[in-house]
RNA sequence: CGCUCAUCCAGAGGGGCAGAGGGAACGGCCCGUUGAAGCCCCGGCAACCCUCCAGCCAGUCCUGAUUCGUCACGCGAAGCGGGGCCCGGCUAGGGAAGGUGCCAAUUCCGGCUCGCGGCGAGAUGCGCCGUGAGGAAGAUGAGGA
Numbered sequence: 001c002g003c004u005c006a007u008c009c010a011g012a013g014g015g016g017c018a019g020a021g022g023g024a025a026c027g028g029c030c031c032g033u034u035g036a037a038g039c040c041c042c043g044g045c046a047a048c049c050c051u052c053c054a055g056c057c058a059g060u061c062c063u064g065a066u067u068c069g070u071c072a073c074g075c076g077a078a079g080c081g082g083g084g085c086c087c088g089g090c091u092a093g094g095g096a097a098g099g100u101g102c103c104a105a106u107u108c109c110g111g112c113u114c115g116c117g118g119c120g121a122g123a124u125g126c127g128c129c130g131u132g133a134g135g136a137a138g139a140u141g142a143g144g145a
Base pairs, nucleotide, nucleotide: 001144003143004142005141006140007139008138013042014041015040016039017038021031022030023029026110027109028108043103044102045101048099049098050095051094052093054091055090056089057088059085060084061083062082063081064080066078067077068076069075070074107137112134113133114132115131116130117129118128119127120126
C1' cells in the first nucleotide's frame, strides 16, 4: 500500500514512573483516581514464521506381469502391482532457542445481505427481539509490490 493467503467463541499480569483517559471509527455497552493512555522492568500465553516425528497425496527413478502398436526382434504406449528417493502439498502429534504477536469483556456487541423463530389482534409489507450463515471493517502473522 483499496495487493495475496491464513487465523480471530481458547489462552496468559505483577511491579515502577506517570496522572485522565481507554476499549480503531460511529451507535451502544463497558473499563478507569481501589489509577486510563504511554514508557520501563520482570513474568506469562500461544504456536504464525522455525523445528522433530508419523501417515497420506503428488512428483521422480527402478522394477514386474498384462494389454495394445509393429510380420517379428528390439522399441514405443496405456493403466496396474512392488520398491527407492524426495524440492513440494495436506493431516495428526511433539518442541520453544530465536523473529513477531498477545496477556478485561467472542475482534466486548452491533451496523450490510440472506434464512429461521417470536411479538406488535390478522398479513408474503413494516418495526422490534432472538438466532444461523455469509459479507464489510479491523487486528495479527507469513508473503508480495
Predicted 3D model of a 145-nucleotide RNA (SAM riboswitch aptamer (S box leader)) from Streptomyces bingchenggensis.
RNAcentral records the identical sequence in 2 taxa.
The prediction has a mean pLDDT of 80.